[in-house]
Context: one part of a larger RNA
RNA sequence: GACGAACGCUGGCGGCGUGCUUAACACAUGCAAGUCGAACGGAAAGGCCCCAGCUUGCUGGGGUACUCGAGUGGCGAACGGGUGAGUAACACGUGGGUGAUCUGCCCUGCACUCUGGGAUAAGCCUGGGAAACUGGGUCUAAUACCGGAUAGGACCGUGCUUUAGUGUGUGCGGUGGUAAGUUUUUCGGUGCAGGAUGAGCCCGCGGCCUAUCAGCUUGUUGGUGGGGUAAUGGCCUACCAAGACGGCGACGGGUAGCCGGCCUGAGAGGGUGUACGGCCACAUUGGGACCGAGACACGGCCCAGACUCCUACGGGAGGCAGCGGUGGGGAAUAUUGCACAAUGGGCGCAAGCCUGAUGCAGCGACGCCGCGUGGGGGAUGACGGCCUUCGGGUUGUAAACCCCUUUCGGCAGGGACGAAGCUUUUGUGACGGUACCUGCAUAAGAAGCACCGGCUAACUACGUGCCAGCAGCCGCGGUAAUACGUAGGGUGCGAGCGUUGUCC
Numbered sequence: 001g002a003c004g005a006a007c008g009c010u011g012g013c014g015g016c017g018u019g020c021u022u023a024a025c026a027c028a029u030g031c032a033a034g035u036c037g038a039a040c041g042g043a044a045a046g047g048c049c050c051c052a053g054c055u056u057g058c059u060g061g062g063g064u065a066c067u068c069g070a071g072u073g074g075c076g077a078a079c080g081g082g083u084g085a086g087u088a089a090c091a092c093g094u095g096g097g098u099g100a101u102c103u104g105c106c107c108u109g110c111a112c113u114c115u116g117g118g119a120u121a122a123g124c125c126u127g128g129g130a131a132a133c134u135g136g137g138u139c140u141a142a143u144a145c146c147g148g149a150u151a152g153g154a155c156c157g158u159g160c161u162u163u164a165g166u167g168u169g170u171g172c173g174g175u176g177g178u179a180a181g182u183u184u185u186u187c188g189g190u191g192c193a194g195g196a197u198g199a200g201c202c203c204g205c206g207g208c209c210u211a212u213c214a215g216c217u218u219g220u221u222g223g224u225g226g227g228g229u230a231a232u233g234g235c236c237u238a239c240c241a242a243g244a245c246g247g248c249g250a251c252g253g254g255u256a257g258c259c260g261g262c263c264u265g266a267g268a269g270g271g272u273g274u275a276c277g278g279c280c281a282c283a284u285u286g287g288g289a290c291c292g293a294g295a296c297a298c299g300g301c302c303c304a305g306a307c308u309c310c311u312a313c314g315g316g317a318g319g320c321a322g323c324g325g326u327g328g329g330g331a332a333u334a335u336u337g338c339a340c341a342a343u344g345g346g347c348g349c350a351a352g353c354c355u356g357a358u359g360c361a362g363c364g365a366c367g368c369c370g371c372g373u374g375g376g377g378g379a380u381g382a383c384g385g386c387c388u389u390c391g392g393g394u395u396g397u398a399a400a401c402c403c404c405u406u407u408c409g410g411c412a413g414g415g416a417c418g419a420a421g422c423u424u425u426u427g428u429g430a431c432g433g434u435a436c437c438u439g440c441a442u443a444a445g446a447a448g449c450a451c452c453g454g455c456u457a458a459c460u461a462c463g464u465g466c467c468a469g470c471a472g473c474c475g476c477g478g479u480a481a482u483a484c485g486u487a488g489g490g491u492g493c494g495a496g497c498g499u500u501g502u503c504c
Base pairs, nucleotide, nucleotide: 001503002502003501005500006499007498008497009496012371013370014369015368016367017366018364019363020329025327026326027325030323031322034075035074036073039072040071042068043067046066047064048063049062050061051060052059053058054057082282083281084280092206093205094204095203096202097201098200101199102198106195107194108193109192110191111190112189113188114148115147116146117145123138124137125136126135127134128133154175155174156173157172158171159170160169162167208254209253210252215245217243220242221241222240223239224238225237226236227235257279258278259277260276261272262271263270264269284305285304286303287302288301307318308317309316310315335361337360338359339358343357344355345354346353347352374404375403376402377401384395385394386393387392408445410440411439412438413437414436418431421428422427448493449492450491451490452489453474454473455472459488460487461486462485463484469476470475
């Protein structure tokens, strides 16, 4: 000098930041991922209207399509948010490669969107079960599913051209894909090519400690054939060879997410990785795949383990390292808040719905910055306190007193920007009656903490008497202690000041 700090004493206001560093310990409760009726059958769930009955606000019947519970289907749920356990590794940083690759939604270009079929959920009927849930029968729809037609292109095999090369162009043979709704437009669907974005894989170099770890390795190292993948590859498998790595530190052990940055320092360097941004890994522990453009998937599925809960003992349910909140651990770390108004995201033609992302508010002097606690005058240097050589000195222009001002706080009145957009008749701001402006009253409501032997700015008195105590180092205290305690005075900083811890 610095801090995600803690502790002690003290504490007026505002702005901007920041706040479980410990138990990746366990979690009550609420919310955090839905949306589309312009894909579909529908109206059994709800609303509205009408009628009847009355128990006077619920029963039954009918209608409506305001919209919509549940269901089929599409897209999203792989983003956003959290944490740092693991990881010494192509995990990260940086620079390259991909002639070894994929890429939903989006953009551009070309072409097409023809014709058929059978089911199934919901519904209705009926079973099982305490529940979670689940079985059978029967009916029905689609942008759900499955055939057929069309085929320059795509893929596979092969020939030629070009290339360092599996790339490009081209000839021949084989395989094989579409879906409507509205019809007024819009929005769609399919194939191919290109772009953009995102991702996978590979390589050079770089960044911890330990030799009281010196040898290590059998899919190990390489080859051939095959499998697998979007794709290269011992990634996997069969066979063959016996290799591969290591004192330039292999292998083992310990520790650790990495970086942009941050702190310090003149720099070189040292330390560090909280907040914000990028990448990685994880989601109760371990394993596994499914769906999908994308996961081996925090709020999906299956299995196993531990734990918790329900049970009719047959069987089931759960996963806060999301936002709040609780217990526990700890020196220590906040509200079970408001709103989708803005920014952004998902779905939707849109209106809109959802969004603990986000925007805001609350709490904490935790940090930084700003402001205030008044200003000017005022000597007989008042009273009081303290000291005294008893003359006086000091507190001290300090107070009183006079004049002035009213920041902040208080009260009253006015009162935003943030709103672009959407809807277009109107309306739409959580923050917030906040910021800000104006007026009113009164110096009125607002100062402490540490230190005063030297280092180190600042001294006297009393008490104590190697006691009580102080202390960062040197050291003070045993009867005059500037070093302990108190008082007066002083010095430093100031809404803070000290102490402790850590780094330079």

Description:
A computed fold for a 504-nucleotide part of an RNA from an uncultured bacterium, annotated as small-subunit ribosomal RNA, 5' domain. It matches the Rfam family "Bacterial small subunit ribosomal RNA". The coordinates come from a structure-prediction model, not an experiment, and the mean pLDDT is 84.